[in-house]
RNA sequence: AGCAAAAUGGCGCAGUGGAAGCGCGCGAGGCUCAUAACCUCGAGGUCCCUCGAUCGAGACGAGGUUUUGCUA
Numbered sequence: 001a002g003c004a005a006a007a008u009g010g011c012g013c014a015g016u017g018g019a020a021g022c023g024c025g026c027g028a029g030g031c032u033c034a035u036a037a038c039c040u041c042g043a044g045g046u047c048c049c050u051c052g053a054u055c056g057a058g059a060c061g062a063g064g065u066u067u068u069g070c071u072a
Base pairs, nucleotide, nucleotide: 001071002070003069004068005067006066007065010024011023012022013021018055026042027041028040029039030038048064049063050062051061052060
């Protein structure tokens, strides 16, 4: 320098146009003599940024940023 992939709660990841979900973690409660385990509930997200197409975007298009890989 060229090409490709990735970016979503604290962490690891889903989510192929009707608008946010799982596991772990965290908080509260239940159970227990008690702890762990188990059960229930809850908090926590400008979905990397900007613009565009669409009635409507986390998902489509354009540009940018960062990270990773490959080629030279």
Notes: This is a predicted structure of a 72-nucleotide RNA (transfer RNA) from Schizopora paradoxa. The source organism's lineage runs through Eukaryota, Opisthokonta, Agaricomycetes, Schizoporaceae and Schizopora. Rfam family: tRNA.